Predicted 3D model of an 82-nucleotide RNA (transfer RNA) from an uncultured Bacteriovoracaceae bacterium. Its mean pLDDT, the model's own confidence on a scale to 100, is 80. It was read from a public genome assembly. Rfam family: tRNA.
[in-house]
RNA sequence: GCCCAGGUGGCGAAAUUGGUAGACGCACUACCUUGAGGUGGUAGCGCCGCGAGGCGUGCUGGUUCGAGUCCAGUCUUGGGCA
Repeated sequence: GCCCAGGUGGCGAAAUUGGUAGACGCACUACCUUGAGGUGGUAGCGCCGCGAGGCGUGCUGGUUCGAGUCCAGUCUUGGGCA
């Protein structure tokens, strides 16, 4: 330099025809249960906002009524070729 695959909450990981982003699991927080802990149960758990609501899929643009998904550029991780 060229080619391929990936980047999604704190972590892993879905969303496979473009149609509610974060299901599901782990971790964490509060409470119940315990003498205490573990286990188990219930609720919560991205960011901004008092709130209504808005934003959020590496980043920047574009297409579209609608984009994690399609297109262009770019950053980055892994692999292959030279």